[in-house]
Molecule: transfer RNA
Organism: Thermococci archaeon
RNA sequence: GCCGCCGUAGCUCAGCUGGUAGAGCGCCUGGCUGUUAACCAGGUGGUCGCAGGUUCGAAUCCUGCCGGCGGCGCCA
Repeated sequence: GCCGCCGUAGCUCAGCUGGUAGAGCGCCUGGCUGUUAACCAGGUGGUCGCAGGUUCGAAUCCUGCCGGCGGCGCCA
């Protein structure tokens, strides 16, 4: 340098053919318990990597860029 995959909540990950962004864990509050843990209920949390484009509408399609991983290649 070229090719492929990945980037979504604090963490691990879903998200179908473009149509209201979700789960588990975590965290907070309450219940339960002699206390803690566990359990139960409620709540909390998002520039969907960044910038453009297409569209009535983009996490999803297109272009460029950034970061991570893997493969191939080049120079000394």